Context: one part of a larger RNA
RNA sequence: GAAUCAACGCUGGCGGCGUGCGCUAACACAUGCAAGUCGGACGAGAAAACGUUGGGUCCCGCGCAAGUGGGAUCCGCGUGAGUAAAGUGGCGAACGGGUGAGUAACACGUAGCCAACCUGCCCUCGAGUGGGGGAUAACCCGGGGAAACCUGGGCUAAUACCGCAUAACAUCCUGCUGGCAGAAGCCGGCGGGAUUAAAGGCCCGCAAGGGCCGCUGGAGGAGGGGGCUGCGGCCGAUUAGCUAGUUGGCAGGGUAACGGCCUACCAAGGCGACGAUCGGUAGCCGGCCUGAGAGGGCGCACGGCCACACUGGCACUGAAACACGGGCCAGACUCCUACGGGAGGCAGCAGUGGGGAAUUUUGCACAAUGCCCGAAAGGGUGAUGCAGCAACGCCGCGUGAGGGAUGAAGGCCUUCGGGUCGUAAACCUCUUUCGACCGGGAAAAAUGGUGCCGCGAAGAGGGGCAUCUGAUGGUACCGGUGGAAGAAGCCCCGGCUAACUACGUGCCAGCAGCCGCGGUAAUACGUAGGGGGCGAGCGUUGUUC
Repeated sequence: GAAUCAACGCUGGCGGCGUGCGCUAACACAUGCAAGUCGGACGAGAAAACGUUGGGUCCCGCGCAAGUGGGAUCCGCGUGAGUAAAGUGGCGAACGGGUGAGUAACACGUAGCCAACCUGCCCUCGAGUGGGGGAUAACCCGGGGAAACCUGGGCUAAUACCGCAUAACAUCCUGCUGGCAGAAGCCGGCGGGAUUAAAGGCCCGCAAGGGCCGCUGGAGGAGGGGGCUGCGGCCGAUUAGCUAGUUGGCAGGGUAACGGCCUACCAAGGCGACGAUCGGUAGCCGGCCUGAGAGGGCGCACGGCCACACUGGCACUGAAACACGGGCCAGACUCCUACGGGAGGCAGCAGUGGGGAAUUUUGCACAAUGCCCGAAAGGGUGAUGCAGCAACGCCGCGUGAGGGAUGAAGGCCUUCGGGUCGUAAACCUCUUUCGACCGGGAAAAAUGGUGCCGCGAAGAGGGGCAUCUGAUGGUACCGGUGGAAGAAGCCCCGGCUAACUACGUGCCAGCAGCCGCGGUAAUACGUAGGGGGCGAGCGUUGUUC
């Protein structure tokens, strides 16, 4: 000098774009929200409220009474509504979001390999979708419990569950045969045998039939993932030896898959000064900072990968998890309890306490982008889009412009002549950015929905017209009013280093990055005048080059 996720001191007008609990406690968390959706898979199915030539009871009016009119309330009935809420079932919940604890490792980066692999949804091709069965939630009845919830009996549906049929270019066994390969082998062709599937819903139609969305098994693709290998990137030798599933083999188990991944048996191997083992530190990278570069330092934001989700362990479901807002066990902690037993996990968004020098709102909206569900309409989304707070950073703008000397007053200095602040001010002329106020502005951000028209075989598609839909926001922007009006500080002035005098103080009080200043004339302390530097900032401290 440059840089910073900074902090502190003094100061502070506006805007745009970013950034904001990493330095610390992966400390503990009140409250709300953050993952749902589908009635076009299925069976059931309320209530409030309103209505009522129905019935009961009560009150009031008329009437001698029968009765009649009005009101209240209960029951019934209708609407509400096949709606809400719940249940079965499907898909999603493994994405998106957070954090950096652990990890020195094929975790990451890079280059390869899998002749050792998987892949829901999506795309392409071709085949099929026949016929049956038994249950069980919800619901009803009963029991237990303070609760969480548990339990017995009875009824019922399905795209839930289970047989049967059919079945191949699929899998396995087997005969013949072609090609390929570095290889255990791989890829095919023609036969034989064995094994394994499925689900319906909606629309048009009188029907036959057709369309759409699905379902089953197969081949391929796209995208995603799993595994293996070469090479690369920290410190310590005041860590020198390490190793028993250890190294290899054989057989088996397990997995989507290779493998000592696991088990039994056999052998005695394997690693290490080219640093094993041990200890310390650390998520890795694209990148970021610095530097002429080489290099050094860093890994915040954004993007990719990994790991973790109170701590430790475990599996279940599933295409995929050993699963942040799923489950089980153990532990610590917190809460409820009728003391028998239960509930919980913000390293999601906001917010609280704590720690700390220090880090924001318990905001608005799904309008857009994206994701999930749905045939769609649509629903959900603290992802996201926005707003709020903070000079935390970068960038832009303003705090006025021109004129104005008897160089006013005043301050400071003075050799008392004067010098300087200084065209600075006053004063004159002018302008009005930004801010303030008034008005316009539902502009753009926009695609999507609905209706109609036309192309078309079409309800694929794409086109035209109309209409509806905006959190941001009465914001941006535009116009107007008014007046220099509302807007400057901070650090420094001994040398390095740009900028000097006076007074006070007297090795005191103090300064200080280094050298060093201060003990009676201090350009070095304090104040003032003047000056220098930067400027909505300026200094200090920490850290890096």
RNAcentral holds the full RNA, with entries from ENA, Greengenes and SILVA. This is a predicted structure of a 545-nucleotide part of an RNA (small-subunit ribosomal RNA, 5' domain) from an uncultured bacterium. It matches the Rfam family "Bacterial small subunit ribosomal RNA". Its mean pLDDT, the model's own confidence on a scale to 100, is 83.